[in-house]
Annotation
The RNA shown here (transfer RNA) has 74 nucleotides and comes from a Synergistaceae bacterium.
RNA sequence: CGCGGGGUGGAGCAGUUUGGAAGCUCGUCGGGCUCAUAACCCGAAGGUCAAAGGUUCAAAUCCUUUCCCCGCCA
Numbered sequence: 001c002g003c004g005g006g007g008u009g010g011a012g013c014a015g016u017u018u019g020g021a022a023g024c025u026c027g028u029c030g031g032g033c034u035c036a037u038a039a040c041c042c043g044a045a046g047g048u049c050a051a052a053g054g055u056u057c058a059a060a061u062c063c064u065u066u067c068c069c070c071g072c073c074a
Base pairs, nucleotide, nucleotide: 002072003071004070005069006068007067010026011025012024013023020057028044029043030042031041032040050066051065052064053063054062
């Protein structure tokens, strides 16, 4: 250099197929329960979806370029 996969709250992931409200589990914080802790229940904060540009009424999703990670071939 070529090919394939991936980048989404603190962590692990779904959502891309078929564009139409940013979701799940764990974690964190507050409250309830308890003598207390854990478990359980309720609630909240935390994401400009790797970056830039384009298409579109509308983009995490489609197109182009770039960056980073993993794998394959030589």
Description
Its Rfam family is "tRNA". It was read from a public genome assembly.